Predicted 3D model of a 475-nucleotide part of an RNA (small-subunit ribosomal RNA, 3' major domain) from Rhodothermus sp. RNAcentral holds the full RNA, with entries from ENA and SILVA. Rfam family: Bacterial small subunit ribosomal RNA. Model confidence (mean pLDDT): 85 of 100. The source organism's lineage runs through Bacteria, Pseudomonadati, Rhodothermia, Rhodothermaceae and Rhodothermus.
Context: one part of a larger RNA
RNA sequence: UGACGGGGGCCCGCACAAGCGGUGGAGCAUGUGGCUUAAUUCGAUGCAACGCGAGGAACCUUACCUGGGCUCGAACACCACCGGACAGCCCCCGAAAGGGGGUCUCCCGAAAGGGCUGGUGGUGAGGUGCUGCAUGGCUGUCGUCAGCUCGUGCCGUGAGGUGUUGGGUUAAGUCCCGCAACGAGCGCAACCCCUAUCGCCAGUUACCAGCGGGUAAAGCCGGGGACUCUGGCGAGACUGCCUGCGCAAGCAGGAGGAAGGUGGGGACGACGUCAAGUCAUCAUGGCCCUUACGCCCAGGGCUGCACACGUGCUACAAUGGCCGGUACAAUGGGCAGCCACCUCGUGAGAGGGAGCGAAUCCCUAAAACCGGUCUCAGUUCGGAUUGGAGUCUGCAACCCGACUCCAUGAAGCCGGAAUCGCUAGUAAUCGCGCAUCAGCCACGGCGCGGUGAAUACGUUCCCGGGCCUUGUACA
Numbered sequence: 001u002g003a004c005g006g007g008g009g010c011c012c013g014c015a016c017a018a019g020c021g022g023u024g025g026a027g028c029a030u031g032u033g034g035c036u037u038a039a040u041u042c043g044a045u046g047c048a049a050c051g052c053g054a055g056g057a058a059c060c061u062u063a064c065c066u067g068g069g070c071u072c073g074a075a076c077a078c079c080a081c082c083g084g085a086c087a088g089c090c091c092c093c094g095a096a097a098g099g100g101g102g103u104c105u106c107c108c109g110a111a112a113g114g115g116c117u118g119g120u121g122g123u124g125a126g127g128u129g130c131u132g133c134a135u136g137g138c139u140g141u142c143g144u145c146a147g148c149u150c151g152u153g154c155c156g157u158g159a160g161g162u163g164u165u166g167g168g169u170u171a172a173g174u175c176c177c178g179c180a181a182c183g184a185g186c187g188c189a190a191c192c193c194c195u196a197u198c199g200c201c202a203g204u205u206a207c208c209a210g211c212g213g214g215u216a217a218a219g220c221c222g223g224g225g226a227c228u229c230u231g232g233c234g235a236g237a238c239u240g241c242c243u244g245c246g247c248a249a250g251c252a253g254g255a256g257g258a259a260g261g262u263g264g265g266g267a268c269g270a271c272g273u274c275a276a277g278u279c280a281u282c283a284u285g286g287c288c289c290u291u292a293c294g295c296c297c298a299g300g301g302c303u304g305c306a307c308a309c310g311u312g313c314u315a316c317a318a319u320g321g322c323c324g325g326u327a328c329a330a331u332g333g334g335c336a337g338c339c340a341c342c343u344c345g346u347g348a349g350a351g352g353g354a355g356c357g358a359a360u361c362c363c364u365a366a367a368a369c370c371g372g373u374c375u376c377a378g379u380u381c382g383g384a385u386u387g388g389a390g391u392c393u394g395c396a397a398c399c400c401g402a403c404u405c406c407a408u409g410a411a412g413c414c415g416g417a418a419u420c421g422c423u424a425g426u427a428a429u430c431g432c433g434c435a436u437c438a439g440c441c442a443c444g445g446c447g448c449g450g451u452g453a454a455u456a457c458g459u460u461c462c463c464g465g466g467c468c469u470u471g472u473a474c475a
Stems, first nucleotide, its partner, number of pairs: 001475002003472003007469007015459002019422005026314008034305002042053002064300007076124009088103006106115003126289002129287003135283002137278003140274001142272001147186006153162003166177003192266004197235007207224002211222003238260001241254005316415001320374006332363003337356002341352004381412001386407007428451007
């Protein structure tokens, strides 16, 4: 000087408390450990691995295994020699890859030669082989925590200190006051984006108040530029004003206002820590393989199952289940696509078929609300599992797809010790969209809107953190 303390003081954070909903019990989905296996490819491992790399494993992917094959190689550059097209087509072996045989045979140029292409030989190839303890890059984490430093000066033999401590204040090393310090940098904040109010400009595909036309109805049509909305430019919030307290910074309250003291949300992550993670995105030093540790193919595996854990979904019901009726979104996406509408089918879907490269057409809500039924029952709860019959995608659904219908109806009566999330349009609850994608094991991820709470006395305690101080046999 740090680090540490079951030392002290001050102060924060859904850290506790208050409150609401969960997990831990059940079934299933998914990841992991373990076991098994010819292989169950590899990585990630307290917080910060475990619905993680996977934003799509039937083949492919694929890196693994078994078997069959290839070696100048699946791709690329160059050199030398040989050939001519290579290819295609036909036949044979084969699961394919591959191998063998036959047929057919280039272009420019007068030539030399050149171009293209195949073969042979060679130099470079190729390796998801090892090392993230050789690395770059990128990322997680402490932590959106309020800190980390520098120049000059001053103090100290020196390490170093001071500044950055102190008194207030703040979300903040935020600002004020003081001070052997005076300044400055990286951080904080602001500048950026979305959202909440208003104005101006603009007006189609969006909108429809007034006027006209028109319909069973409908912005359907003429038209309109008001409104909604769209999207560009502006305004607006600054403790600016008032009262009180205070030296000040600021704090408490009030007015006005769509919004008030950082309005809400995002992007943004200081010096550094964990030899943290990644050599399998990529790049890269070193090492290793070279008729194989490279490459191609078929099939299998990554989906195996006595078990154990994590993350989720669905439930155990009446604030509910089922049936009928009837409303109201937003984000997004759409041409080998989205598919209105019609017909057929109980249905998944099929057959027709218009519109739309889209503010124009399509995908397009559910909970809620109204009416009915069930009456506390392992049930009209719950839907696992299994049998049968189908639909669709795809070369192909046996291993190993999703969905539909009929039948079957398991566990489960609110969950031990323990443990998680959340402070407001949040939690809870309800559906919708998208990426990946032929299809999909999505209950995941990322977004969108609908309905919409409870509680916070307080900081003693648990966890993490900041500042000052104290002890130390630790560095």